[in-house]
Context: one part of a larger RNA
Parts: sequence; structure tokens; C1' cells
RNA sequence: CUCGCGUUAAGGAACUCGGCAAAAUACACACGUAACUUAGGGAGAAGUGUGGCCUUCUGUAGAUGUAAAAGUUUAGAGGAGGUUGCAGCGAAGAGGCCCAAGCGACUGUUUAUCAAAAACACAGGUCUCUGCGAAUCGGUGACGAGACGUAUAGGGACUGACACCUGCCCGGUGCUGGAAGGUUAAGAGGAGGUGUUAGCCGUAAAGGCGAAGCAGCGAAUUGAAGCCCCAGUAAACGGCGGCCGUAACUAUAACGGUCCUAAGGUAGCGAAAUUCCUUGUCGGGUAAGUUCCGACCCGCACGAAUGGUGUAACGACUUGGGCGCUGUCUCAACGCGAGGCCCG
Repeated sequence: CUCGCGUUAAGGAACUCGGCAAAAUACACACGUAACUUAGGGAGAAGUGUGGCCUUCUGUAGAUGUAAAAGUUUAGAGGAGGUUGCAGCGAAGAGGCCCAAGCGACUGUUUAUCAAAAACACAGGUCUCUGCGAAUCGGUGACGAGACGUAUAGGGACUGACACCUGCCCGGUGCUGGAAGGUUAAGAGGAGGUGUUAGCCGUAAAGGCGAAGCAGCGAAUUGAAGCCCCAGUAAACGGCGGCCGUAACUAUAACGGUCCUAAGGUAGCGAAAUUCCUUGUCGGGUAAGUUCCGACCCGCACGAAUGGUGUAACGACUUGGGCGCUGUCUCAACGCGAGGCCCG
């Protein structure tokens, strides 16, 4: 020096990103116990006192015993007196507590091996599909799961206890329904035209015409769903404005004008796990507070089941404050154990 411990004057978080670590609390009994609350809780809230041993007294409950008692014994309570130590749950084991805020209701689950959480799940809510050979899923298929279930059931999606609520927009995308019109495939259809050549024309030839058959091309017409179209639907995907003016100080604008839109953000909340400017401004707490709490609203860029706002209880969650306590620190010291190191 490293690791593991013990003790420490005075102070007591001044340490530090942060009380990390350590200290402290701890058991039993008695007293006592707030806000809030879903009336269950919160609660072991908080806080306070007592605890050994000896003598004596008084009840209580049980066992045994007896004819009934007496007696014996077990447990536990209370009163009085006394006594020892620094200390009586004498060792060990054995909650620190409170206030406020955020998030998530809760118990649970998770990154085996850097993350346990505010993430996942959850009961509850909503939408949607599915009438049973169900939908959905696995399999090429037979078949199987769903289910030996039957819409109070099963699948999918979102939300996430509870309380109060959940506004406007269907123009786009999706889904559902509709069928008049437009468009539209294969197929049907076959107008028309092409190739070939028996034959004919041509003095031979070159060349021309050209039936039937066969082959290939092919217009009109017909032709479903879909798409266009018409409606509905947002707890479907999603979206939820700008400029100008105006009141008898000023300021502001209940009010008016205008442009655009499918509709222009309602309730509630708001410098927030969201606020750039920003350490916003005011108040509280501190001697002093970029954090914290309460307000304000100018919301760069909250907002209603990608849920909004609250909320008792709960949390090895996160943040701020306080009491207690301490070697975290001022500031270090001593001791013990195990290593390292030096000598042999």
C1' cells in the first nucleotide's frame, strides 16, 4: 500500500452527482396515534414508558385428585416492599422515521450473463369478426387445434383498477353497404381482310385473276368482380387555421371584417417524463436554491381509450425537503486479521 473488521475528542452531511457506504432503529407489553380514504385502510403511523433478581399479598383459567374438600401441578395477570450493576429483550437474532411531488392503480412478469423500470402483464372498458363443417390458426392433404365449447361463447385490435369524463372533422386512407351509369379480363361473337391454289387469262414465258378447303389475323356487339361513383363509419388510420381592426389614460380585446378548411383543439391540464428562448415571472422553503413545491399562461411543439384529469392503498422506481444517526466529511488516529513488499 491492497482487502476485511473494531474504536474514536469536538462538530454532525460541512462529503458527494446523490447520505453511496456506515451508523442508527429493532423484541415483548402498556399507553397513544394525524392528514387523507375506495371506510377495508393509512397503522407497527408518529410518539412515550416499562422489562433483571429476592420477599410477600390478591385474583383468574386449566389439569389432577376427592363423595365433597384438602392437597399436588401448569399458565398467566396485578399490588406492595427490597436489592445489584455503567448497562436487566445485559449475548445473538431482530423495522430507521416523517413531509411533498412524478410515474405506474394494485400482487405479479422481464433483458439466464452490464438495464427490474415509468417497460410487459393485469382485472375492468370499447370496437370488430364469428350461427357452427363458426371465425381464426397449423398442415400439400386427409385431418387437427378452436371445443367434446355454441354469441353470458370463441378469435383479433386498442385501452388499462376506481371516480368524473371522453368534444369537433368522413375531405384523404381503410372498412362496411349500394347498385343506376362509366371503365374493364378471359370467353362468346364474327363484319372484314390475309396466306396458300384447283382453275382461268396470257403466243411459250414473265406476269395477272382466283372458287372451295385449310391456316392465321380480326371490327362491331356481349361479357363479372374490381376501380370510378353514391352513402355510412373516428374507443378505424388519422386531422383539429391565418391576417387586420376595435372600449372615454395606457394596455388588452368581450366585438367586427376578411381569406382558407373536411373540421379549425371543447372539458380538463399546462415552463409539464412535453417549454426552444429559460436559471421565464411571482410566491414558499435556504444565510445563500439552474433542482424542488405552489401559482401564472406568452402550450417553440398538452389534450381527451396512440385516452384527458384526479385518486386511497401499493413500489429494492424517480425527485425535493426534514428529524434521528453517524469517520461521508473537517482530518485523520490507533488497534486486529489476511495479503503485498523487504531480509533470510
A computed fold for a 344-nucleotide part of an RNA from a Spirochaetota bacterium, annotated as large-subunit ribosomal RNA, domain IV. The full RNA is in RNAcentral, with records from ENA. Lineage of the source: Bacteria > Pseudomonadati > Spirochaetota. Its mean pLDDT, the model's own confidence on a scale to 100, is 87. It matches the Rfam family "Bacterial large subunit ribosomal RNA". Gene Ontology terms of the family: ribosome and structural constituent of ribosome.